Molecule: Glycine riboswitch aptamer
Organism: Planctomycetia bacterium
RNA sequence: ACACACACUGUUGGAGAGUGACGGACUCUUUCGAGGGUGCGUCCACCGAAGGGGCAACCCGCAGAUAGGAGUCUGCGGCGAAUCUCUCAGGUCCAAGGACAACAGGGUUCCA
Numbered sequence: 001a002c003a004c005a006c007a008c009u010g011u012u013g014g015a016g017a018g019u020g021a022c023g024g025a026c027u028c029u030u031u032c033g034a035g036g037g038u039g040c041g042u043c044c045a046c047c048g049a050a051g052g053g054g055c056a057a058c059c060c061g062c063a064g065a066u067a068g069g070a071g072u073c074u075g076c077g078g079c080g081a082a083u084c085u086c087u088c089a090g091g092u093c094c095a096a097g098g099a100c101a102a103c104a105g106g107g108u109u110c111c112a
Stems, first nucleotide, its partner, number of pairs: 005108002008105006018044001020043004025038005045092003051088001052086003059078008
């Protein structure tokens, strides 16, 4: 002390799936028949890209076999990723949220 990396902040982009059924509450309009909005509870259906759970190879350890060693094979355990998978959470008009990507800002650590 750049860059890379990491986390944070800002801007932009950003998918999927029922505007489901039933029942209350509040509220607005009303031709008093009813219609709309907000939110709650129950049930069924569905989505995966907040978060969360699970795992392959590699590698490590132990045991056994091969053949005394290297090596190889098998079993058990550990470490171990995702846009895979589960669907706990969350979501299924709009809004909000949103993995991820780009740009920018300052910050932190390491190497030369």